[in-house]
Context: one part of a larger RNA
Molecule: small-subunit ribosomal RNA, 3' major domain
Organism: uncultured bacterium
RNA sequence: UGACGGGGGUCCGCACAAGCGGUGGAACAUGUGGUUUAAUUCGACACUACGCGAGGAACCUUACCUAGGUUUGACAUGCAUAUGACCGCUACAGAGAUGUAGCUUUCCAGGGGUAACCUUGGACAUUUGCACAGGUGCUGCAUGGCUGUCGUCAGCUCGUGUCGUGAGAUGUUGGGUUAAGUCCUAUAACGAGCGCAACCCCUACUGUCAGUUGCUACUUCGUAAGAAGGCACUCUGAUGGGACUGCCUGGGAAACCAGGAGGAAGGUGGGGAUGAUGUCAAGUCCGCAUGGUCCUUAUGCCUAGGGCGACACACGUGUUACAAUGGCCAAUACAAAGGGCUGCGAAUCCGCAAGGUGGAGCUAAUCCCAUAAAGUUGGUCUAAGUUCGGAUUGAGGUCUGCAACUCGACCUCAUGAAGUUGAAAUCGCUAGUAAUCGCGUAUCAGAACGACGCGGUGAAUACGUUCUCGGACCU
Numbered sequence: 001u002g003a004c005g006g007g008g009g010u011c012c013g014c015a016c017a018a019g020c021g022g023u024g025g026a027a028c029a030u031g032u033g034g035u036u037u038a039a040u041u042c043g044a045c046a047c048u049a050c051g052c053g054a055g056g057a058a059c060c061u062u063a064c065c066u067a068g069g070u071u072u073g074a075c076a077u078g079c080a081u082a083u084g085a086c087c088g089c090u091a092c093a094g095a096g097a098u099g100u101a102g103c104u105u106u107c108c109a110g111g112g113g114u115a116a117c118c119u120u121g122g123a124c125a126u127u128u129g130c131a132c133a134g135g136u137g138c139u140g141c142a143u144g145g146c147u148g149u150c151g152u153c154a155g156c157u158c159g160u161g162u163c164g165u166g167a168g169a170u171g172u173u174g175g176g177u178u179a180a181g182u183c184c185u186a187u188a189a190c191g192a193g194c195g196c197a198a199c200c201c202c203u204a205c206u207g208u209c210a211g212u213u214g215c216u217a218c219u220u221c222g223u224a225a226g227a228a229g230g231c232a233c234u235c236u237g238a239u240g241g242g243a244c245u246g247c248c249u250g251g252g253a254a255a256c257c258a259g260g261a262g263g264a265a266g267g268u269g270g271g272g273a274u275g276a277u278g279u280c281a282a283g284u285c286c287g288c289a290u291g292g293u294c295c296u297u298a299u300g301c302c303u304a305g306g307g308c309g310a311c312a313c314a315c316g317u318g319u320u321a322c323a324a325u326g327g328c329c330a331a332u333a334c335a336a337a338g339g340g341c342u343g344c345g346a347a348u349c350c351g352c353a354a355g356g357u358g359g360a361g362c363u364a365a366u367c368c369c370a371u372a373a374a375g376u377u378g379g380u381c382u383a384a385g386u387u388c389g390g391a392u393u394g395a396g397g398u399c400u401g402c403a404a405c406u407c408g409a410c411c412u413c414a415u416g417a418a419g420u421u422g423a424a425a426u427c428g429c430u431a432g433u434a435a436u437c438g439c440g441u442a443u444c445a446g447a448a449c450g451a452c453g454c455g456g457u458g459a460a461u462a463c464g465u466u467c468u469c470g471g472a473c474c475u
Base pairs, nucleotide, nucleotide: 007475008474009473010472011471012470013469015465016464019429020428021427022426023425026320027319028318029317030316031315032314033313034311035310042053043052064306065305066304067303068302069301070300073132077131078130079129080128082126083125084124088103089102090101091100092099093098106123107122108121109120110119111118112117134295135294137293138292139291143289144288145284146283147282148280150278155194156193157192158191159190160189161170162169163168173186174185175184176183200272201271202270203269205241206240207239208238209237210236211235214231215230218229219228220227221226244266247260248259249258250257251256322422326381327380328379329378330377331376332375338369339368340367343362344361349356350355388419393414394413395412396411397410398409399408435457436456437455438454439453440452441451
């Protein structure tokens, strides 16, 4: 000077408390450990690993295993050599990679030649040889870059001056105040930088401009559907306004605080992006780059099949439930945000359904995905392992795709398990939040209970800071 204390003081945070809903018990999904295996590829391990890398393992991916092959190589550049082809097509062998046989087969410029062709140089391709390629091999404790975390916490520093022999201190402390080292005031300090805030985006109100694919008050036509005018309204999108403690009252030296008015919005309006100096030799050599080191007829490369999907068990994260605020049946209302040309695919018809047929329209405010669901209305079930719950299993199908056995999703019929609210313990959340309800997208041929978004319905509680956890300042 820091750090630490079951030292002290002050303060903050869903940290506790007050509430609401969960996890921990069940079944299943998924990740991990362990075990097993020829292989179950590798990494990640308190918070900060465990629905994580992976935004999607049938082949591919794929890095693992077994087997078959290959050695200038699947890929790049250069040199030398040889050839004029190579590619492609067909047949056979093979699990395929590949091998064998057949067919087919160059171009440009110069010279010579009637021509066939010969020769020189170049392009392209192949053969052989040499340099080299290649490595998801090792080291994240050699590194870059990127990332997590403390933490969106309010801190971290510098110049000059002053003090101290010096390390250092001061500034950055004190008194107030703030979400904030935010501001005021005092002050041997005076200033400044990185952070805070603001500038950026979305959202909430509104003016102007614009009016198609959007809108429809009014007019005309039309039985109606609709069409033509129209841009007022909704909406869309471009540009402005608006909120600043600006005004009032009270307190205060000021900063500021409490209340009020007006206002769509009030004291940072709500949300996002934005992450200081540093910490954890944190994570990543398997995104990429890269030092060193190792392999070089193999630790490289190609191929087929298998594995990553195993299963006594243990843990994490989720989904579905255990029912009547419910299940089932019928009728009926209201979104937002997205995606679409190798694409989205309507109406119609067929099928109980998954789906098939069909191909209109749409490069999209036009057409399609696309019926939102919870909700509302009516009916039924009557407390039961049930008309709850849907695992598991049998049978039959649909779709994608060379191919669904290992190992896909979905549909129909049958089957109908555990489960009657969950011990110790533990998690999330303070408002359009929790809870609950559906919809969409990325990845993607197909394959979400995951992830990321979108809207609908919509609470309870906060006395307070003694205690638990984490953090900040002074001592």